A computed fold for a 344-nucleotide RNA from a Gammaproteobacteria bacterium, annotated as Bacterial RNase P class A. The prediction has a mean pLDDT of 76. The organism belongs to Gammaproteobacteria, within Bacteria.

RNA sequence: GAAGUUGGUCGGAUAGUCGCUGGAAGGUUUACCUUUCAGAGGAAAGUCCGGGCUCCAUAGAGCAAAGUGCUAGCUAACAGCUAGGUAUGGUGACAUAACGGAAAGUGCUGCAGAGAUUUAAACCGCCUAUUUCGAUAGGUAAGGGUGAGAAGGUGCGGUAAGAGCGCACCGCGCGUUUGGUGACAACCGUGGCAAGGUAAACCCCACUUGGAGCAAGCUCAAAUAGGCUACCAUUGGUGCGGCUCGCACAAGGUAGCGGGUAGAGUGCUAAAGCGUUUUGGCAACAAUGCGCGUAGAUGAAUGACUAUCUAUUACAGAACCCGGCUUAUAGACCGACUUCACUU
Numbered sequence: 001g002a003a004g005u006u007g008g009u010c011g012g013a014u015a016g017u018c019g020c021u022g023g024a025a026g027g028u029u030u031a032c033c034u035u036u037c038a039g040a041g042g043a044a045a046g047u048c049c050g051g052g053c054u055c056c057a058u059a060g061a062g063c064a065a066a067g068u069g070c071u072a073g074c075u076a077a078c079a080g081c082u083a084g085g086u087a088u089g090g091u092g093a094c095a096u097a098a099c100g101g102a103a104a105g106u107g108c109u110g111c112a113g114a115g116a117u118u119u120a121a122a123c124c125g126c127c128u129a130u131u132u133c134g135a136u137a138g139g140u141a142a143g144g145g146u147g148a149g150a151a152g153g154u155g156c157g158g159u160a161a162g163a164g165c166g167c168a169c170c171g172c173g174c175g176u177u178u179g180g181u182g183a184c185a186a187c188c189g190u191g192g193c194a195a196g197g198u199a200a201a202c203c204c205c206a207c208u209u210g211g212a213g214c215a216a217g218c219u220c221a222a223a224u225a226g227g228c229u230a231c232c233a234u235u236g237g238u239g240c241g242g243c244u245c246g247c248a249c250a251a252g253g254u255a256g257c258g259g260g261u262a263g264a265g266u267g268c269u270a271a272a273g274c275g276u277u278u279u280g281g282c283a284a285c286a287a288u289g290c291g292c293g294u295a296g297a298u299g300a301a302u303g304a305c306u307a308u309c310u311a312u313u314a315c316a317g318a319a320c321c322c323g324g325c326u327u328a329u330a331g332a333c334c335g336a337c338u339u340c341a342c343u344u
Base pairs, nucleotide, nucleotide: 001340002339003338004337005336006335007334008333009332010331012309013308014307015306016305017304018303020039021038022037023036024035025034026033027032041315045326046325048324049323050322051321052320053213054212055211056210060245061244062243063242065209066208067207068206069205070084071083072082073081074080085099086097087096088095089094100204101203105202106201107198108197109196123144124143125140126139127138128137129136130135152170153169154168155167156166157165171193172191173190174189175188177186178185179184217266218265219264220263227257228256229255230254231253232252237249238248239247273292274291275290276289278287279286280285
C1' cells in the first nucleotide's frame, strides 16, 4: 500500500417564533389562562420464540399430542447468549450445522447399469475343460464400463485365473489406560470387518410443556322482554385445549328464534428499568455502593418556518410491558485480526 474477516457507535445537533399531547404548580370556575418539565426506533417492522400480568380455578394424576436435540455455564425463561467439542468449507483470520440413534424394527432408494438385499449380480473381460471352431459347461469379481454410491484403500504373497484368501500399513467396529465436570482427545490392544444412503421418512431415546388473551380483566352508568320453543335430567349435567380417572359446583344445562344497550373510567406505565465504581468470572453475567426517573394517544399527540453546522435526500411511527431472533437500511466514524507485495 492492496485485498479480506469480525465487533461496535451515530443515523441529526444548537437557537428562536407559532402550533399539538401528557405531568406539576398557580389563577380561575367548567374546561379556559400563565409558568415550567418531558414527548417514537435501531429496528418501533415481522408476529417467529420466551415470559411478566389477567381470567378459567379450589387444584391434580395418567395417556395422547406438541416442541427441542453435541457438552458445560448464564438467564425469569427460551429454539436466545457465552465458552468449548466434532464435521464441512477456506492459505488464513473465520463461517456454517434441521449436531442424539441406521448393530431395535418397518419403509423408500428414479434414470443409467448385469446388478442398488432375495447371504444381490455377470455386460465386456480373465482362467480351465470339451469342441462340428459356430459354440457349450464350470470357476471368478482383481481389470474395464454405467452410476452420487457397486461389498473398504494401497502394496506384497498366493492362485488355473482371482478374491481379506493370507500378511503389512491405513480405514472401520469393540475394549483397557491416561487427560478433561463433560462433549471428546491421545496411546495401546483386539477383530477380517455386520453392502451404501435416507430419521427435513415412520420410529426409538433424553429433556420440557394447562388453556385463552389488554378486543385479557375490573368498576360505574344506561336500556330491555327476568321473553319464547325443543331436548337432556341424578346411572345425568356444567367447569378444567383432546381422552380417562379424580375434584368442585349448582338447580339447571345445551341448541335455536326474538328484543335492548354498546357511554365513561381503570388496566396504562417505577419496568426481571437505565447508567456507573468496585469485586468475582476467559466470557455471557452476578453481587454491592452511588446516581437518574425516560411517551401514554384512543378516528389516534411531537408539525411548520428561519439561521448556523452537516450525511440526513436511507429503512421507516409506540398502542399492556419486557428478553431475544429475523428482515430492511443513503451514509459517516472507531477498534481488533488474517493474507499478499514492497522497503528498512